[in-house]
The prediction has a mean pLDDT of 76. Bacterial RNase P class A from a Thermoanaerobaculia bacterium, 387 nucleotides, folded computationally. The RNAcentral record of the sequence draws on ENA and Rfam. Lineage of the source: Bacteria > Pseudomonadati > Acidobacteriota > Thermoanaerobaculia. Its Rfam family is "Bacterial RNase P class A". It is annotated as a ribozyme.
RNA sequence: CGAGCGGGCCACGCGAUCGCUCCGAGUGAUCGGAGAGGAAAGUCCGAACUCCUCACGGGUGGCAUGCCGGGUAACGCCCGGUCGCGGUGACGCGAAGGAAAGUGCCACAGAGAACAGACCGCCUUCUCCACCGGGCAACCGAUGGAGACGGCAAGGGUGAAACGGUGCGGUAAGAGCGCACCGCUCCGCCGGCAACGGCGGGGGCACGGUAAACCCCAUGCGGAGCAAGGCCAAAUAGGGAGACCAGGGUGCCCGUCCCGCCCCGCUCACGCGGGAGGUCUCCGGGUCGGCUGCUCGAGCUCGAGGGCAACCUCGGGCCCAGAGGAAUGAUCGCGAGCCCGGCUUUACGCCGGGUUACAGAAUUCGGCUUACCGGCCCGCUCGGGGC
Numbered sequence: 001c002g003a004g005c006g007g008g009c010c011a012c013g014c015g016a017u018c019g020c021u022c023c024g025a026g027u028g029a030u031c032g033g034a035g036a037g038g039a040a041a042g043u044c045c046g047a048a049c050u051c052c053u054c055a056c057g058g059g060u061g062g063c064a065u066g067c068c069g070g071g072u073a074a075c076g077c078c079c080g081g082u083c084g085c086g087g088u089g090a091c092g093c094g095a096a097g098g099a100a101a102g103u104g105c106c107a108c109a110g111a112g113a114a115c116a117g118a119c120c121g122c123c124u125u126c127u128c129c130a131c132c133g134g135g136c137a138a139c140c141g142a143u144g145g146a147g148a149c150g151g152c153a154a155g156g157g158u159g160a161a162a163c164g165g166u167g168c169g170g171u172a173a174g175a176g177c178g179c180a181c182c183g184c185u186c187c188g189c190c191g192g193c194a195a196c197g198g199c200g201g202g203g204g205c206a207c208g209g210u211a212a213a214c215c216c217c218a219u220g221c222g223g224a225g226c227a228a229g230g231c232c233a234a235a236u237a238g239g240g241a242g243a244c245c246a247g248g249g250u251g252c253c254c255g256u257c258c259c260g261c262c263c264c265g266c267u268c269a270c271g272c273g274g275g276a277g278g279u280c281u282c283c284g285g286g287u288c289g290g291c292u293g294c295u296c297g298a299g300c301u302c303g304a305g306g307g308c309a310a311c312c313u314c315g316g317g318c319c320c321a322g323a324g325g326a327a328u329g330a331u332c333g334c335g336a337g338c339c340c341g342g343c344u345u346u347a348c349g350c351c352g353g354g355u356u357a358c359a360g361a362a363u364u365c366g367g368c369u370u371a372c373c374g375g376c377c378c379g380c381u382c383g384g385g386g387c
Stems, first nucleotide, its partner, number of pairs: 001383010012335007020035006037358001041369002044367005049225004062221005067081005082096001083094004097216002102214002104210003119156002121152003125148006132141003164182006183205001184203008229292004239283007247259003262275005299318008336356008
C1' cells in the first nucleotide's frame, strides 16, 4: 500500500419565528421547565404486574428445548470451552441426544441401494479356429481370437452414497487372506468440574445414509392479557322492595288482621281464588363518561475491586416523555458530512446543484430478528513493496 476479519460508536449541529403535549408558578394575561429510538418496528422467546382460578400427584395427548461448564429474576438469550464443517489466515457456521428399540424411505443412473451385485474386465480348465517354433509323423510348446463350466471383486464404469482406506506380501487371478499404518470397536491408564482429548494394549472388522421421516429418551410448559384489573358514576330502558292513588272496622297508639273498591276465573248471585295499571321513593347491576393502574426501574452513570468473558460486589452522583383518537411539528437562515458538474496544468481551493437514512413511544423490563444515508474509532489476518 492492497485485500479482508472481528468488535464498539455516532445517527447532522446551532439559531430565529409560529405551534403541540405534560408539569410547576400566577386571580389572570403570561412565565419557567421537560418532551422518541438504536431499533420505539416484527410481536418471535423469557419475565414483572393483574385477573380467572388450582393447573398438586398419576395416565394420555400436544408443543418447545436438546454437546459441556458458567452468567442471569428467567430464557429457546449471552459468555467461555469441546467436537464437526468451511476458509491460506484473522475468523465464520452448526436443531450438535439416540440409526446395535422398532418401522419406513434412498429418485435418476446403474449389473447391484442393505444382511446386495457381475456390465466391461481379470484368471484356471476344456473345445474350436488362426499363426509361429520343434519333430519323419502321431504330437508337443508359445501367442492371439471365439465359445462353455467355474473362480474373483483388484481395475474401469453408474451414483449423493457400492458392505473400511493406503501400501507391501500373497495368489491362477484375487480378496483382511496375512502384515504395517490410518480408521472402527473393546479395555486400561493419564489430563480435564465436564463435553472431550492424549497414550498403551486387545480384536480382522462385526455396525451404509436419513430422526428439519415416524419414533424413542431427557427436561420444561394452566389460561388470558393494561382493551389486564380497581374505584366513582348520568340520561333512557329493564330488575327488586315499599308507599300512595280509597276508605272503613277492631280496644287508645304502633303493628297485625278483616271488609270493601277496579279487573279476571269457577257459577247468575253469595262465596272462594288470583291479579293488572299509574305516580313517587329507595336498592342493586350494566352502558356513556371520569379517575386510577402510569411510569423510580431486575433504572442510568462515574469510580474501585473480582472474573479470560458474559457478569457480579461495593461506594458516589443523577431523575430521564407519560399522551390516550393519541403531543414530540412546520418554515427560514448559517454551518457540517457525502455525491455530481464546472473553473484551475495537478493538488490545495473556488462556484453551482443535489442529498443527509431506517423509522416513530402507548403497562414495564431482559433478549432475538429485521430495516438503515453516510461516517469515525480499536484490535487482528493474508499478500506485495521499501528501509